[in-house]
């Protein structure tokens, strides 16, 4: 100076706190769904679904595809091309939507060093 992401800014008596902004959860009526089930169910997130192989002597792996998502450096959108991700984790038997109300988060991780950063 940029990128993913809600994860920024300000105040303060500054190892403590406060506020704004942004983001998430719970939560009526109406509507929706119909109960129960332990074989549970649900949240955040783009991160779902699936073919094959190994393995199943306790294995949790590997190779593909895919819903969906990101990046390519003046804003927004478009075209083209290229490239990458397609995870993880939390709640704890419990939660549809949802006014009032209530509550929580404000992280983490990366790239570049003037590269005349594709076209209009």
């Nucleotide at each position: 100076c940029g990128c993913u992401g809600a994860g920024u800014u300000c105040c303060u008596u500054a190892u403590g706190g406060g506020a704004a902004g942004c983001g998430g959860g719970g939560g009526a009526a109406c509507c929706a769904c119909u109960c129960u089930a332990u074989c549970g169910g649900g949240g955040c997130g783009a991160a779902u679904c699936u073919g094959g192989c190994c393995g199943u002597u306790u294995a949790u792996g590997c190779c593909g595809g895919u819903a969906g998502g990101g990046c390519a450096u003046u804003a927004c959108g478009u075209c083209g091309u290229g490239u990458c991700c397609g995870a993880g984790u939390c709640c704890g038997u419990c939660a549809g939507c949802u006014c009032a109300c209530u509550u929580c988060g404000u992280a983490a991780g990366c790239g570049c060093g003037u590269u005349u950063a594709g076209a209009g």
The prediction has a mean pLDDT of 79. The RNA shown here (c-di-AMP riboswitch aptamer (ydaO/yuaA leader)) has 120 nucleotides and comes from uncultured Alicyclobacillus sp. The sequence is in RNAcentral, with records from MGnify.